[in-house]
This is a predicted structure of a 73-nucleotide RNA (transfer RNA) from a marine sediment metagenome.

RNA sequence: GGGCUCGUAGUUCAGUGGUUAGAACGCCACGUUUACAACGUGGAGGUCGACGGUUCGAUCCCGUUCGGGCCCA
Numbered sequence: 001g002g003g004c005u006c007g008u009a010g011u012u013c014a015g016u017g018g019u020u021a022g023a024a025c026g027c028c029a030c031g032u033u034u035a036c037a038a039c040g041u042g043g044a045g046g047u048c049g050a051c052g053g054u055u056c057g058a059u060c061c062c063g064u065u066c067g068g069g070c071c072c073a
Stems, first nucleotide, its partner, number of pairs: 001072007010025004018056001027043005049065005
C1' cells in the first nucleotide's frame, strides 16, 4: 500500500428499511433474612464509532473516515 471483517447499555450480544432500539449478566431502590447470598418487584443507564448521501422513513443500504482483528504485498 491492497483486500476481508467487526464497532449497538458498564460487559457479552440480538435486532439487516417502518411507531418510542432490546435480552442476559452487572448497577440502584424496595420486599424477604438476625445478617449476607439466592429469589421476587420496580428503576436508572444508549448522540447504534464519526461525517455525508439515498429514501416518505436509516442501527440496517451507499460513500468517506476513525479504531480493533485477520490475510496479501

It matches the Rfam family "tRNA".